[in-house]
RNA sequence: AGAGUUUGAUCCUGGCUCAGAACGAACGCUGGCGGCGUGCUUCAUACAUGCAAGUCGUGCGAGAAAGUCCGCUUCGGUGGAUGAGUACAGCGGCGAACGGGUGCGUAACACGUGGGCAACUUGCCCAUCGGUCUGGGAUAAGCUCUCGAAAGGGGGUCUAAUACCAGAUGAUACCCUCGGGUGGCAUCACUUGAGGUUCAAAGGCGGUUUCGGCCGUCGCCGAUGGAUAGGCCCGCGGUCCAUUAGCUUGUUGGUGGGGUAACGGCCUACCAAGGCUCCGAUGGAUAGCCGACCUGAGAGGGUGAUCGGCCACACUGGGACUGAGAUACGGCCCAGACUCCUACGGGAGGCAGCAGUAGGGAAUAUUGCGCAAUGGGCGAAAGCCUGACGCAGCAACGCCGCGUGGGUGACGAAGCUUUUCGGAGUGUAAAACCCUGUCAGCGGGAAAGAACCGGUCAUGCAGGAAAUGGCAUGGCCCUGACGGUACCCGCAGAGGAAGUUCCGGCUAACUCCGUGCCAGCAGCCGCGGUAACACGGGGGGAACGAGCGUUGUUCGGAUUUACUGGGCGUAAAGGGUGCGUAGGCGGGCCGAUAAGUCGGGUGUGAAAUCUCACAGCUUAACUGCGAGAGGCCAUUCGAAACUGUCGGUCUUGAGUGCAGGAGAGGAGAGUGGAAUUCCUGGUGUAGCGGUGAAAUGCGUAGAUAUCAGGAGGAACACCGGUGGCGAAGGCGGCUCUCUGGACUGACACUGACGCUGAGGCACGAAGGCCGGGGGAGCAAACAGGAUUAGAUACCCUGGUAGUCCCGGCGGUAAACGAUGGGCACUAGGUGUCAGGGGUAUCGACCCCCUUGGUGCCGCAGUUAACACAUUAAGUGCCCCGCCUGGGGAGUACGGCCGCAAGGCUGAAACUCAAAGGAAUUGACGGGGGCCCGCACAAGCGGUGGAGUAUGUGGUUUAAUUCGACGCAACGCGAAGAACCUUACCUGGGCUUGACAUGCAGUGGACCGGGCUAGAGAUAGUCCUUCUCCUUCGGGAGUCGCUGCACAGGUGCUGCAUGGCUGUCGUCAGCUCGUGCCGUGAGGUGUUGGGUUAAGUCCCGCAACGAGCGCAACCCCUGUCCUCAGUUGCCAUCGGGUCAUGCCGGGAACUCUGGGGAGACUGCCUCGGUCAACGGGGAGGAAGGUGGGGAUGACGUCAAGUCCUCAUGGUCCUUACGUCCAGGGCUACACACGUACUACAAUGGUCGGUACAAUGGGUCGCAAUACCGCGAGGUGGAGCCAAUCCUCAAAGCCGGCCUCAGUUCAGAUUGGAGUCUGCAACUCGACUCCAUGAAGGAGGAAUCGCUAGUAAUCGCGGAUCAGCACGCCGCGGUGAAUACGUUCCCGGGCCUUGUACACACCGCCCGUCAAGCCAUGGAAGCUCGGGGUACCCGAAGUCGUUGAGCUAACCGCAAGGAUGCCAACGCCGAAGGUAAAACGGGUGACUAGGGCUAAGUCGUAACAAGGUAGCCGUAGCGGAAGCUGCGGCUGGAUCACCUCCUU
Repeated sequence: AGAGUUUGAUCCUGGCUCAGAACGAACGCUGGCGGCGUGCUUCAUACAUGCAAGUCGUGCGAGAAAGUCCGCUUCGGUGGAUGAGUACAGCGGCGAACGGGUGCGUAACACGUGGGCAACUUGCCCAUCGGUCUGGGAUAAGCUCUCGAAAGGGGGUCUAAUACCAGAUGAUACCCUCGGGUGGCAUCACUUGAGGUUCAAAGGCGGUUUCGGCCGUCGCCGAUGGAUAGGCCCGCGGUCCAUUAGCUUGUUGGUGGGGUAACGGCCUACCAAGGCUCCGAUGGAUAGCCGACCUGAGAGGGUGAUCGGCCACACUGGGACUGAGAUACGGCCCAGACUCCUACGGGAGGCAGCAGUAGGGAAUAUUGCGCAAUGGGCGAAAGCCUGACGCAGCAACGCCGCGUGGGUGACGAAGCUUUUCGGAGUGUAAAACCCUGUCAGCGGGAAAGAACCGGUCAUGCAGGAAAUGGCAUGGCCCUGACGGUACCCGCAGAGGAAGUUCCGGCUAACUCCGUGCCAGCAGCCGCGGUAACACGGGGGGAACGAGCGUUGUUCGGAUUUACUGGGCGUAAAGGGUGCGUAGGCGGGCCGAUAAGUCGGGUGUGAAAUCUCACAGCUUAACUGCGAGAGGCCAUUCGAAACUGUCGGUCUUGAGUGCAGGAGAGGAGAGUGGAAUUCCUGGUGUAGCGGUGAAAUGCGUAGAUAUCAGGAGGAACACCGGUGGCGAAGGCGGCUCUCUGGACUGACACUGACGCUGAGGCACGAAGGCCGGGGGAGCAAACAGGAUUAGAUACCCUGGUAGUCCCGGCGGUAAACGAUGGGCACUAGGUGUCAGGGGUAUCGACCCCCUUGGUGCCGCAGUUAACACAUUAAGUGCCCCGCCUGGGGAGUACGGCCGCAAGGCUGAAACUCAAAGGAAUUGACGGGGGCCCGCACAAGCGGUGGAGUAUGUGGUUUAAUUCGACGCAACGCGAAGAACCUUACCUGGGCUUGACAUGCAGUGGACCGGGCUAGAGAUAGUCCUUCUCCUUCGGGAGUCGCUGCACAGGUGCUGCAUGGCUGUCGUCAGCUCGUGCCGUGAGGUGUUGGGUUAAGUCCCGCAACGAGCGCAACCCCUGUCCUCAGUUGCCAUCGGGUCAUGCCGGGAACUCUGGGGAGACUGCCUCGGUCAACGGGGAGGAAGGUGGGGAUGACGUCAAGUCCUCAUGGUCCUUACGUCCAGGGCUACACACGUACUACAAUGGUCGGUACAAUGGGUCGCAAUACCGCGAGGUGGAGCCAAUCCUCAAAGCCGGCCUCAGUUCAGAUUGGAGUCUGCAACUCGACUCCAUGAAGGAGGAAUCGCUAGUAAUCGCGGAUCAGCACGCCGCGGUGAAUACGUUCCCGGGCCUUGUACACACCGCCCGUCAAGCCAUGGAAGCUCGGGGUACCCGAAGUCGUUGAGCUAACCGCAAGGAUGCCAACGCCGAAGGUAAAACGGGUGACUAGGGCUAAGUCGUAACAAGGUAGCCGUAGCGGAAGCUGCGGCUGGAUCACCUCCUU
């Protein structure tokens, strides 16, 4: 510090996810030791048991017992001493308000921070001053009586005090009166003088004494001050919700009174009507606050365990008492709930103290030891008490430290894993050898924590008459829970001590097997459908290590709430527009001030924490010490630039006046013509209208058309224009009236009067609503007609609301420049609108300058890019609005507004890993441009109809083996299934096998021939029968048998593959290097202008070159030359024949097959850019690639083939192998493809007659001849081939047939044969005789072909025993047509749109149906907290009253005062009643939403998406949606206009 994930790729936006750190954690696996910490986060749930607050006898009275000792004794006891002034209890004092726990409540002066109290208190403590006098009456305990189960009381009687009371004295205290001084922020405060009033006390112990007292000490009282602790008040600060906007009656203030330690509505009576609030009152939700802790670079964010400060609470609620202090955790009273005891009458209790229990929960410890230390209470002290605390126990819960050994040790054991079988890995790892001794174990030694206090001794000091006592110092003695612990020493022995997670990317670490979209994994992306580095196991590896992972939570990464540090044209985001309130911000100069600001000082910011340095535990964690850091704090001093404030001044911002001109700016009134429609009349006749085509509709009752007249409503052609005006919406004939704003010019005036603008107010297209008018045209809805599979649409004919006017409501739009307003600054160029000026001119023009508006182009700059660019999206400042992933959803609920429709405000659950923007390359478009192709058109012939052949589907079957499936499967693999082939079926056999190699054992054959059984395979048997070498032991070879390795598989996977092939396509394309451009994908080159069959060539150009393709080079063919001349040829010469190159011969010709020539736009002319090239022409056998072939770029289709072959994996192994016989692949209701033959006269048939080329032939082709009607047979000349086989057919000549199911056609069937073959039954071909079917030119649709082509005619070959209408070739005869590129199909290039990229066979929307999930509504049901009103009203304070009781005081007494108590009153908790609101749960039913596998219906959107889409609104419709009105471009395309650039 970043990374993964949207795409085919890219950049951006944006969310999700990961790597880090942390934790009071929990869970899984594992677990050696120690140190230091930490440990109910949940039920503030309920609690058994024990302990957690007592102490003081030096305040007081009273005062045991057991035991021991002594005495007496009737031996039953009893007395005394001791125990002991002890224990228990009581009166009294102090403490119990601390310490400890918890976090319920609390959004508050509760907390933090800084101040204030001139409005206060403070026990114990400290300092100072003074005092502590004289009296009195009770009472508890005790004793006694008594009630009660108990808890607990009641009566009588005795008694003490540092308990209580009265009196005295008394001040600087309090109060009153009268003065003086000083100070302050008001009330006032401080100080001082005089007089008056009121209020105190307690003693104990010790010493001493002349017994009066004195002294010491601890107390007590009054007063002042301090310290400490508290109380109250204030400024500022720290949560969420505005879907909580108004709250408040003791409320706000005043006066009187009361109350408090004290101010105060704190309380009360009266008076006034205030107080708080958008700078967020009130209400609701949540929450103890802080120091700090975690994280972070920081700013921040989160948290508030342990430790520390404050607060609140103590079963729940209320209340006071005591006290210095409480409204009191281990006190009291009352009410309530709960638990316990009970004799049923009543009582008792409060672990949120420490342990512990139950419950809850994922989860959190011992009913331990000790007061030795620290601290606290009491005490004079000893001391007692102390679950505070110190320790120990449990828990890897965290942090830190240590160990589980160290060294040597092989080209490297075994095992395991893997393998290409060679090896490799585990791996110096182990073993082995040599060592060490931490920890644990055993044995021994052994601290510090201890200082006090106290005792004792000594010394010194102050005081005092002295002594006790006090203070200081020193010596000695006494005190340890932890604990025989830390630590140290010794002993033995590598001995007792390693796991966990991960290994697809992020992210470090790879293989084998198993599994087969299963089982499973997963933080995100994603893995798994037969070779999974992703699942599970093994091996290996990586990381961390007594831990490792997982889960949860927080911060970080996240600049993803942006203060530091983000944005808003198109990604989410500018309010529809203006006016304006609060607020925010604000021109120049001078002066003042000092609030902000800046600097210094001071105070404070507790300790702990943190940082730095040092120190102590062996180190570290931990701890100590010192320093530092830390605030929006307070105060003080200073500075005065900036902001603020005050004062003064200025004119440039802003405004006013004056003079002008422009304008669809607004409102009202009037008025005009054109057009539509309607009405009346005339003319006129059969149609009109409408559409892609039609129909509905109108019309003979006279339409349409046309003329004249009239009525009525609405809108204003041309001008008209990226022209004008307005804030926006918006505004368009003309005239008048009223009226707003802007602009220009020149001067004058005011003097910052400004900008923005939350709320608020006003305006606000269309549609819509209410009331009243109006209604020509248009037109939602509706109706009809078409279209269509349907058509609730698009088209047509009608047509109502509405559109128009008046009044009112509504308040939304793609209300858009998708761009808030204002000011300033930052190159220009060019139009246009409204003004002004200059120059020039007679003048309008022209030219130049300038202000305001409105466009286009463009630099810098900006931007993700597109683009923006003085009209900013640039650079800055000010103010407002808005955004924070997509969906759910602008929905629900609530509120406000509205007559309604609805608007404004505006969530959550749930769900997804994206949703998006711009640009790129493709692909696609019922987008465009250019171009090509038998693509269409123009032609010729076919297919589709018939019969047959053949292939396929289907069906059938024991099997009908398998593959191929649009073009590019279907006369395809098959260039040839009767057996074989053969892979299929049935049956019969074999198991090292039908076939290969090796090893071991064994035998001697193998081969050949015969016989028997059998369907055969096979089995049995007979005959014949080994070779070579040799050291004679044997070895090698070969064959059979036995066994082991292995063979074998046309079994599966063509989606694991190689190879081969098809196809786009013989199309003209596909790329690279370097350079350049772009953030990048990528572009350029390869685009453009021409041209070509061609990315062919030329020109131009940020490109320059190159490669694979094209072309050429190769083959055949067309002309010529040359060479050669047999088997081919025969012109000339000769010979010969009935005839024939038959013979001699010839080498001319044809031909054969070698070599060469020829064609290159070379020449002329025209066009073209002086080019490429094109048109025409000459010459030529051939002319612009002459014709044909071979040749197939980068790639596409997971195209085809595992059944040609090869091959990974997998499966079978007496069978999925192999052998054999028979059957099947040939089936047959059907359907399709490809062919053949026809339907006839351009024909058929008969006779005669002419002319080819390719090729094949010895297991072969076969002539003449003979036989047969024929297939063929017999026979065999010739031929290993330019030699023989070997005769082409159509054609031509002639005859017949005469339009008919025929002398067409030949299927089918019967009979008879031939040939091949082991064998023609299933199932061959051919021949002859007979039979003579369909078929009379083939519907929709569809195929081939552009010249030696189509068509037509025959011939040959491969395969092959036989079988050809198929296939591959060959030649003969030999056409028609092409205007042209609009259309169909395919393709190429450029361009455009795109929501496609598996790429249009794409994507995708809504209803309906099914399942699951969360949510809203809902008759209700139910729960909760709070408030209001009323009823009842406990305890208790306060008040009133006094029937009752009453020691101290007064009084002679009566009695009073006082106190107790009671009654009443106010207030008042709980409880009750009532109505309503609010919040939650649930709810038949219901509504929409989300997610789901391949459901149903349609096709809305993306291309012009086939009616451009979208927005608002209204109506309608199964649904997407459609239609109307207005708006937008975020619409393609063409034309025109205009504008811009060149």
Model confidence (mean pLDDT): 84 of 100. A computed fold for a 1542-nucleotide RNA from an uncultured bacterium, annotated as small-subunit ribosomal RNA. Rfam family: Bacterial small subunit ribosomal RNA.